[in-house]
RNA sequence: GGGCUCGUAGCUCAGCUAGGCAGAGCGUCGGGCUCUUAACCCGAUGGUCGCGGGUUCAAUUCCCGUCGAGCCCG
Repeated sequence: GGGCUCGUAGCUCAGCUAGGCAGAGCGUCGGGCUCUUAACCCGAUGGUCGCGGGUUCAAUUCCCGUCGAGCCCG
């Protein structure tokens, strides 16, 4: 230098294939239960969807560029 995969909540990841309210688990906070803790139960808390641009009524999703990480080729 070229190719492929990945980037979404504090963490681990779905959702993208077929554009239409951004989600789960864990975590954190409050409460219940308990002599207390853990476990369990209830409630709350969560986002520039890496960044910029384009297409569209509408983009996490499609297109282009770019940054970062990993793998492969040279």
Transfer RNA from a Candidatus Helarchaeota archaeon, 74 nucleotides, folded computationally. The RNAcentral record of the sequence draws on ENA. The source organism's lineage runs through Archaea, Promethearchaeati and Candidatus Helarchaeota. It matches the Rfam family "tRNA".